[in-house]
RNA sequence: GGCGGGAUAGAGCAGCGGACAGCUCGUCCGGUUCCUAACCGGAAGGUCGGUGGUUCGAGUCCACCUCCCGCUA
Numbered sequence: 001g002g003c004g005g006g007a008u009a010g011a012g013c014a015g016c017g018g019a020c021a022g023c024u025c026g027u028c029c030g031g032u033u034c035c036u037a038a039c040c041g042g043a044a045g046g047u048c049g050g051u052g053g054u055u056c057g058a059g060u061c062c063a064c065c066u067c068c069c070g071c072u073a
Stems, first nucleotide, its partner, number of pairs: 001072007010025004018056001027043005049065005
């Protein structure tokens, strides 16, 4: 340099072009318990890597760019 995959909450990951963008763990509050763990209920936390474009409507499609992983010369 060429090709492929990835970037969504603190971590790990889902997400047929139309649902307030979800799940597990974690965090916080409460319940339960003699106390902790476990268990139960609830809450907070996201400009979906960036800039444009297509569309009535984009996390999802297109272009370019950035970063990460792999293959290849």
Model confidence (mean pLDDT): 82 of 100.
This is a predicted structure of a 73-nucleotide RNA (transfer RNA) from a Phycisphaerae bacterium.
Its Rfam family is "tRNA". It is annotated as a transfer RNA.
Lineage of the source: Bacteria > Pseudomonadati > Planctomycetota > Phycisphaerae.